[in-house]
RNA sequence: UUCCGAUAAUAGCAAACCCGGUGAAAGCCGGGGACGCAAAGCCUACAGAUCUAAGGUGAGAAAUCACGAUGAUGGCUGGGUUGCCGAA
Numbered sequence: 001u002u003c004c005g006a007u008a009a010u011a012g013c014a015a016a017c018c019c020g021g022u023g024a025a026a027g028c029c030g031g032g033g034a035c036g037c038a039a040a041g042c043c044u045a046c047a048g049a050u051c052u053a054a055g056g057u058g059a060g061a062a063a064u065c066a067c068g069a070u071g072a073u074g075g076c077u078g079g080g081u082u083g084c085c086g087a088a
Stems, first nucleotide, its partner, number of pairs: 004086002012037002017032006035075001041081003046078003049073003056067004
């Protein structure tokens, strides 16, 4: 240095839920709060998967139904990239 990840050590992040804000929604932001996480740091302009369906398209007398990301999820997976420590 690389691989690897311990009943080690120093730190870190923050699920559900609650409050406020924002968005059509999924969700996101802030505060509280900890389920957990060896990258639960970052990247969707690398790929897949899942979620939502506004604008749009089609059907319908209408209510509505269906399709559909350009939206969302990195705490869905693969992948890229940066990083703390050093037992076996």
Notes:
The RNA shown here (c-di-GMP-I riboswitch aptamer) has 88 nucleotides and comes from Geosporobacter ferrireducens. Model confidence (mean pLDDT): 90 of 100. RNAcentral holds the sequence, with entries from Rfam and Ribocentre. Rfam family: c-di-GMP-I riboswitch aptamer. About the family: GEMM was predicted in a large-scale screen for bacterial structured RNA regulatory elements.